[in-house]
RNA sequence: CUACGGACUUAAGUAAAAUUGAGCCUUGUUAGAGAAAUCUUGCAAGUGUAAGCUCUCAAAUUCAGGGAAACCUAAGUCUAGUUGCAUAGAUAGGGCAAUCCUGAGCCAAGCUAGGGCCGAAAGGGUUUAGAAGGUGCAGAGACUCGACGGGAGCUACCCUAACAGAUUAAGCUGAGGGUAAAGGGAGAGUCCAAUUCUCAAAGCUCAAAUUGUGC
Numbered sequence: 001c002u003a004c005g006g007a008c009u010u011a012a013g014u015a016a017a018a019u020u021g022a023g024c025c026u027u028g029u030u031a032g033a034g035a036a037a038u039c040u041u042g043c044a045a046g047u048g049u050a051a052g053c054u055c056u057c058a059a060a061u062u063c064a065g066g067g068a069a070a071c072c073u074a075a076g077u078c079u080a081g082u083u084g085c086a087u088a089g090a091u092a093g094g095g096c097a098a099u100c101c102u103g104a105g106c107c108a109a110g111c112u113a114g115g116g117c118c119g120a121a122a123g124g125g126u127u128u129a130g131a132a133g134g135u136g137c138a139g140a141g142a143c144u145c146g147a148c149g150g151g152a153g154c155u156a157c158c159c160u161a162a163c164a165g166a167u168u169a170a171g172c173u174g175a176g177g178g179u180a181a182a183g184g185g186a187g188a189g190u191c192c193a194a195u196u197c198u199c200a201a202a203g204c205u206c207a208a209a210u211u212g213u214g215c
Base pairs, nucleotide, nucleotide: 001006008023009022010021011020012019024048025046026045027044028043029042031040032039033038052154053153054152055151056150057149062104063103064102065101066100067099071095072094073093076091077090078089079088080087105135106134107133111130112129113128114127115126117124118123139192141191142190143189144188145187155180156179157178158177159176160175163174164173165172197214199212200211201210
């Protein structure tokens, strides 16, 4: 949202659609890492089936910058058309923006390393640096919560190179590793703003859109 059966997420478009952009997953396949499970990456397709539980953190939220599809617009340019204008199509350009990111700074709980304080010890608390992650990155934004985020643990399934054990044998056990989707570039909410109308600026004296005033 719903026809209450369900719909993977999200932004558009439409009278209703067909559909379009971005993402996740699945299948196939190229290349790479790994012992393997599996992971990363590019391409193609769609059949959308599966996505565990408990506890904990809520801080920073700043300055500057590089991209971007669909969509909106079209004064200039080209084409069609005309006696000429109108008109139509395309497009440079202009805009908006789903979103992809970079540098500096900053950050809760926890992790790694070092210093030093208290303590008989266990341990407690403090400080510095680092890694991951976050902020920057909502509709200009404010606040609360907690998750699809950070941290700790448990559970299920899968793998076995090293080390240890065990067996007639077997990843069989310890142990080590992997998987359990994405949506937060504001998720659930409350507020505020915006949307409609009016006036003005600048834009193309007349576009889209932007900024400001007022109700």